Predicted 3D model of a 258-nucleotide part of an RNA (large-subunit ribosomal RNA, domain VI) from Frigoriglobus tundricola. The RNAcentral record of the full RNA draws on Rfam. Lineage of the source: Bacteria > Pseudomonadati > Planctomycetota > Planctomycetia > Frigoriglobus. Model confidence (mean pLDDT): 88 of 100.
Context: one part of a larger RNA
RNA sequence: CGGAGGAAACUUGCGGGGCUUUCUCCCUAGUACGAGAGGACUGGGAGGGACACACCUCUGAUGUUCCAGUUGUGGCGCUAGCCGCACCGCUGGGUAGUCACGUGUGGACGGGAUAAACGCUGAAGGCAUAUAAGCGUGAAACUUCCCCCUAGAUCAGGUUUCCUGCGUAAGCGAAGGCUCCUGGUAGACGACCAGGUCGAUAGGCCGGGCGUGUAAGUGCAGUAAUGCACUCAGCUAACCGGUACUAACAGCCGAACG
Numbered sequence: 001c002g003g004a005g006g007a008a009a010c011u012u013g014c015g016g017g018g019c020u021u022u023c024u025c026c027c028u029a030g031u032a033c034g035a036g037a038g039g040a041c042u043g044g045g046a047g048g049g050a051c052a053c054a055c056c057u058c059u060g061a062u063g064u065u066c067c068a069g070u071u072g073u074g075g076c077g078c079u080a081g082c083c084g085c086a087c088c089g090c091u092g093g094g095u096a097g098u099c100a101c102g103u104g105u106g107g108a109c110g111g112g113a114u115a116a117a118c119g120c121u122g123a124a125g126g127c128a129u130a131u132a133a134g135c136g137u138g139a140a141a142c143u144u145c146c147c148c149c150u151a152g153a154u155c156a157g158g159u160u161u162c163c164u165g166c167g168u169a170a171g172c173g174a175a176g177g178c179u180c181c182u183g184g185u186a187g188a189c190g191a192c193c194a195g196g197u198c199g200a201u202a203g204g205c206c207g208g209g210c211g212u213g214u215a216a217g218u219g220c221a222g223u224a225a226u227g228c229a230c231u232c233a234g235c236u237a238a239c240c241g242g243u244a245c246u247a248a249c250a251g252c253c254g255a256a257c258g
Stems, first nucleotide, its partner, number of pairs: 001152001005163007015149004021049007033038001051106005059100004066093005071086006110144003117137004165172002176253004180196005201247003204243005211235002217230005
């Protein structure tokens, strides 16, 4: 820009893409078969490999925004307590998120038309013949079934709902949308999604959780290092819930063809 007024939501699926894999064991059955050795078709069941998708409950990794321990050195006048630097100084743990080494799920079943192959009926050709007319069975291939995308599918589809008002005119500015702003379940940027005071969108604050592991200070014991008590303390990121304290200010577009 188009889709024959303007919008919002939900859809159909022309067409395209993906998947469509494989092994072992058990039962049928040591049966059929076979002198024996050996050893099935078929049908049913169980467990795996690789691959794919999703997720974080468990296990584990990371987690330079959390907690603790500790070395050297510098600083806060000193002690105590803290802070800077040294690969996050080093070390032990670890929330959210992300991930696999973790967890779950998938390939199916079925339908259609067939290939090779196997048949039924059956003449030409009194027989025979699956074929000439006609009718079947039959494969991971084909097409459906399953998953994803899709109406620029220009034959541009369908359904539902909303608006189509006032004014002589200028103009006001409908439904709805956009810029802008607060953000993230989204993200290279656009886009998408949640919100913008009729508000819990983010921050802060409050409560909880998770993590770390018993803070500082004081008292007591000990010559001291240190230990014990107050103390399952103190601190605590991204998690859960609440609360307008802070920031979501401000502006624009938008109505008619045959």